[in-house]
Molecule: transfer RNA
Organism: Pseudomonadota bacterium
RNA sequence: GGGGCCAUAGCUCAACGGUCAGAGCGCGGGACUCAUAAUCCCAGGGUUGCAGGUUCGAAUCCUGCUGGCCCCA
Numbered sequence: 001g002g003g004g005c006c007a008u009a010g011c012u013c014a015a016c017g018g019u020c021a022g023a024g025c026g027c028g029g030g031a032c033u034c035a036u037a038a039u040c041c042c043a044g045g046g047u048u049g050c051a052g053g054u055u056c057g058a059a060u061c062c063u064g065c066u067g068g069c070c071c072c073a
Base pairs, nucleotide, nucleotide: 001072002071003070004069005068006067007066010025011024012023013022018056028042029041030040031039049065050064051063052062053061
């Protein structure tokens, strides 16, 4: 220098272009227990990396940028 993949909750990950973007774990509260663990219940937590474009409608499609990983030179 060229190319590929990835970026969504604190973490690991889902989500056909169309309902309020969800699940597990973790954190907080409660139940259970003499108590703890385990188990069960409830609640909270998100500018979908950034900026544009397409569309009636974008996490999803397109472009650029940023960051991470990999391949080629």